RNAcentral holds the full RNA, with entries from ENA. This is a predicted structure of a 347-nucleotide part of an RNA (small-subunit ribosomal RNA, central domain) from an uncultured prokaryote. The coordinates come from a structure-prediction model, not an experiment, and the mean pLDDT is 86.

Context: one part of a larger RNA
RNA sequence: CUGGGCGUAAAGCGUACGUAGGCGGCGGAUUAAGUCAGUGGUGAAAUCUUGCCGCUUAACGGUAAAAUUGCCAUUGAUACUGGAGUUCUUGAAUAUGGUUGAGGUAGGCGGAAUGUGUAAUGUAGCGGUGAAAUGCUUAGAUAUUACACAGAACACCGAUUGCGAAGGCAGCUUACUAAGCUAUUACUGACGCUGAUGCACGAAAACGUGGGGGAGCGAACAGGAUUAGAUACCCUGGUAGUCCACGCCGUAAACGAUGUUCACUCGCUGUUUGCGAUACACAGUAAGCGGCUGAGCGAAAGCAUUAAGUAAUCCACCUGGGGAGUACGUUCGCAAGAAUGAAACUC
Numbered sequence: 001c002u003g004g005g006c007g008u009a010a011a012g013c014g015u016a017c018g019u020a021g022g023c024g025g026c027g028g029a030u031u032a033a034g035u036c037a038g039u040g041g042u043g044a045a046a047u048c049u050u051g052c053c054g055c056u057u058a059a060c061g062g063u064a065a066a067a068u069u070g071c072c073a074u075u076g077a078u079a080c081u082g083g084a085g086u087u088c089u090u091g092a093a094u095a096u097g098g099u100u101g102a103g104g105u106a107g108g109c110g111g112a113a114u115g116u117g118u119a120a121u122g123u124a125g126c127g128g129u130g131a132a133a134u135g136c137u138u139a140g141a142u143a144u145u146a147c148a149c150a151g152a153a154c155a156c157c158g159a160u161u162g163c164g165a166a167g168g169c170a171g172c173u174u175a176c177u178a179a180g181c182u183a184u185u186a187c188u189g190a191c192g193c194u195g196a197u198g199c200a201c202g203a204a205a206a207c208g209u210g211g212g213g214g215a216g217c218g219a220a221c222a223g224g225a226u227u228a229g230a231u232a233c234c235c236u237g238g239u240a241g242u243c244c245a246c247g248c249c250g251u252a253a254a255c256g257a258u259g260u261u262c263a264c265u266c267g268c269u270g271u272u273u274g275c276g277a278u279a280c281a282c283a284g285u286a287a288g289c290g291g292c293u294g295a296g297c298g299a300a301a302g303c304a305u306u307a308a309g310u311a312a313u314c315c316a317c318c319u320g321g322g323g324a325g326u327a328c329g330u331u332c333g334c335a336a337g338a339a340u341g342a343a344a345c346u347c
Stems, first nucleotide, its partner, number of pairs: 004318002008300001012315001014201002017198001021194003025088001027086001030083002033081002035077008049065006091191001092188001094186002096183005103177007110154001114150008125136002162169002207247003211244002216242002221237004259314001261312001263310002267292009296303002320347003329340004
C1' cells in the first nucleotide's frame, strides 16, 4: 500500500464546535475539464509473446508480426461527474404562537438532622463490639428540655421518570440564559453532511493562593482489639481532603466497552411531552425513553425501526502474546504527570 476489520476476540478519539480536504437535493439550458469513441503522431533497439526459418536437437540466433495497456494533437458524443448561470422546495435555517424539563450561571430564602456552646432537670454510668478494650464521665457525662451558633447535604415526592454534546444535573424562589418538541402558515432557497491540524468543554483525585471555610465524613497518623504475625478487615480518635473563590491539571470500566449524518425495512406492549373540537375518557399523529419477539445479521450469547439488518458519506482506530503505554527525543504542565511513542530480546 492492498485486502479485511473495529459491542464482548486487536481496534470508535471522553464530548462538541469548526479550517483545509472529501462527499452532496430537484428541473431546463450552456460548456466540454473528467469520461467515452474515431483518426494522426510518438511510444529506440534489445527483452517478453506468437508464426516461420538456421545451427543433428536444445540453449542460442535470424526474420516477420503482435505487444508497448502510455503521452501529445485533432475531430466528434454529452448519459454521469465537474465549471459558470438559472428555476424549484422536499434537505437546512429563520420568523410567529404554544409547550416541556434535576439544562446552565448568579443571588436570596427554608426546614429536618448532626456537632458545638450556654442554661435547666437529673445521677452513675455512657459509648462501642462477635466478645472486648482504647475513649468520654462525680470538675456531673449519657439521657431530656430551652435558646444560640456553624458548616455541609437536600428525606418524602422519586420512577424502568426528565434534561443536557459529553462530563453531568435534584429543597424552594428570583433574575439572566441555552436547548428540544409541536402547530398553522409565512419566509430564505441547497445556505447541507463529515471533519486531518486547531479551538472549547471535560467526573473524581491531585496541585497553586503568607486565600476563605471547616459541622459530618475521613487517606496519612496514633491508640485499642483480632491474629502465629496483622504495616489490614472491626473499634476509639484524627491531619490533608471533602465545601467556597480564582487559577491549574486533562485523565476514568470518560461504557451502550457500539463514531457522525442520511435513507429504507414484520409486529406486540409500557411510558414521557406536545397536537387535536376540549375538561375527563379515547383512538390517531409527531418527537423522545423502555420491555418482548420475527425476518435478517452474528462465532455464539445476542442485536433486532434507539440494529450489531439493508445501503450511502466522512473521520478516528487495529494488524500475534510479552517487552510496553516502557525507553529515547519532543510538546504541554508549578509539580504530579499527560500526549506522542519505538527497538533489541523472548515465546